[in-house]
Context: one part of a larger RNA
RNA sequence: CACGCUUGUCUAAAAGAUUAAGCCAUGCAAGUCUAAGUAUAAGCAAUCUAUACUGCGAAACUGCGAACGGCUCAUUAAAUCAGUUGGAAUCUACUCGAUGGUCUUCUCUACAUGGAUACCUGUGGAAAAUCUAGAGCUAAUACAUGCACAAAAGCCCCGUCAGGGGUGUAUUUAUUAGAUAAAAGCCAGCGCCUUCGGGCCACGGUGAAUCAUAAUAACUGUUCGAAUCGCAUGGCCUUGCGCCGGCGAUGCUUCGAUCGACCAUCUGCCCUAUCAACUUUCGAUGGUAGGAUAGGGGCCUACCAUGGUGACGACGGGUAACGGGGAAUAAGGGUUCGAUUCCGGAGAGAGAGCCUUAGAAACGGCUCUCAGGUUUAAGGACUGCAGCAGGCGCGCAAAUUACCCAAUCCCGAUUCGGGGAGGUAGUGACAAGAAAUAACAAUGCAGGGCCCCUUGUGGGUCUUGCAAUUGGAAUGAGAGCAACGUAAAUCCAUCAUCGAGGAUCCACUAGAGGGCAAGUCUGGUGCCAGCAGCCGCGGUAAUUCCAGCUCUAGUAGCGUGCAUU
Repeated sequence: CACGCUUGUCUAAAAGAUUAAGCCAUGCAAGUCUAAGUAUAAGCAAUCUAUACUGCGAAACUGCGAACGGCUCAUUAAAUCAGUUGGAAUCUACUCGAUGGUCUUCUCUACAUGGAUACCUGUGGAAAAUCUAGAGCUAAUACAUGCACAAAAGCCCCGUCAGGGGUGUAUUUAUUAGAUAAAAGCCAGCGCCUUCGGGCCACGGUGAAUCAUAAUAACUGUUCGAAUCGCAUGGCCUUGCGCCGGCGAUGCUUCGAUCGACCAUCUGCCCUAUCAACUUUCGAUGGUAGGAUAGGGGCCUACCAUGGUGACGACGGGUAACGGGGAAUAAGGGUUCGAUUCCGGAGAGAGAGCCUUAGAAACGGCUCUCAGGUUUAAGGACUGCAGCAGGCGCGCAAAUUACCCAAUCCCGAUUCGGGGAGGUAGUGACAAGAAAUAACAAUGCAGGGCCCCUUGUGGGUCUUGCAAUUGGAAUGAGAGCAACGUAAAUCCAUCAUCGAGGAUCCACUAGAGGGCAAGUCUGGUGCCAGCAGCCGCGGUAAUUCCAGCUCUAGUAGCGUGCAUU
């Protein structure tokens, strides 16, 4: 683990892994809106401020999420995984902390630009499908386009000077700086501080960088530098379509942090030699260059070289093999198990490819091929429960098509919505824990200890049992008002009222020759029927079979089978 018999209470609780990663009807499991992106619903509500816009708001566009979670263990044997060390070879949405004044390439819209398209209206096609066509409108934080906001200094180049050009950030390439043994001295500066004597003058980080950082020259079908939304409305006079202004929301660039991801270093794995050689021009091992990638690398390509592994077991085969944390056993050493709640991996009928995205080689996304299926008007169309329930099949072998988002958390534009994640009940002798089925007394009987003597078949006292005797006390199993509990219930823990006398509110299971605790009792059977793990029992007195009685062991459990220590 399964099966057999049995089963009163309470707690807590595994559960279609083993066999078929076999197949699935139906339903649900991923959606989401704030004051703050978009409302003329021919939607609702109005009573009062609604002539741009009040409020609620279906639908739809837009944004974000759907890569998490949940399930399963088919693959997989230096692979996964575990510990360890590293990324100076890398990416990272959301969140958090910082950051961003500087022509935007040519003649002006900057008090604000352009063209569409849903929903909607209407006309249709098809047997059908979460199928769609044509027409008519109209939005944006959708999709596009694109200005304005100082003044100077500094720096670089051209130039004798005057002057002119360039100079935000991001991208790509090249170049330069990124220092230094000590002390003193010398020269320079429109630098800074001065008591006018003079004094001061930079260079981060690492074990290590072509690092951080800065500069120059160019480069780019030029990234970003806000034409956005809500709530408050105020201040200043030079009263002008004047100037200034608060608190938020959303969004963008770069850097850092975070959450991670990816790749790598060292060490470690079961059985097998009836597997001894394996690999390589179809990359095997290394080099050079390029390509690809977020990034190193034969990762791929070209050209070279001929290497690389192996009895310390390579290569091959097997595994009823996902790995680990762990579990069982237990003097120590070990042996066996680990599908299963935590961590990591892999997979979604099989295989391959891809879109979108910060993130997928995603399957409750798409496209093929293969296998299977549903439906059809035969032209087509659809499908993927190893999510939760549920069904078939398979089998020794496994639960309800229940209730709920109240808790724990997750997602979203979000205090409000959603969540078969999760929780709660139902089934449930998987294992586990606590623990009822009686207790006491009197009487009678059978003993035992002690005392009293009249030596008894005597009496007293204390007591250990037994009982078809008697007696009142005690109590929950079970019923049940109530409240508690709970999202609502159930249960528990509380609690009024009922609720125990033997034939009930009745404890089983397996045994009684030995091993091995317990019958030389009775009836039946007669080497038969049967028992018996093993030895054995049974052929007419059976300690062993079938029964009755009695006894033994464990006890709400006990027995059997298989695997294992």

A computed fold for a 565-nucleotide part of an RNA from Phyllozyma dimennae, annotated as small-subunit ribosomal RNA, 5' domain. Taxonomically the source falls in Phyllozyma (Eukaryota, Opisthokonta, Fungi, Spiculogloeales). The full RNA is in RNAcentral, with records from ENA and SILVA. Its Rfam family is "Eukaryotic small subunit ribosomal RNA". For this family Rfam cites "The comparative RNA web (CRW) site: an online database of comparative sequence and structure information for ribosomal, intron, and other RNAs" (Cannone et al., BMC Bioinformatics, 2002).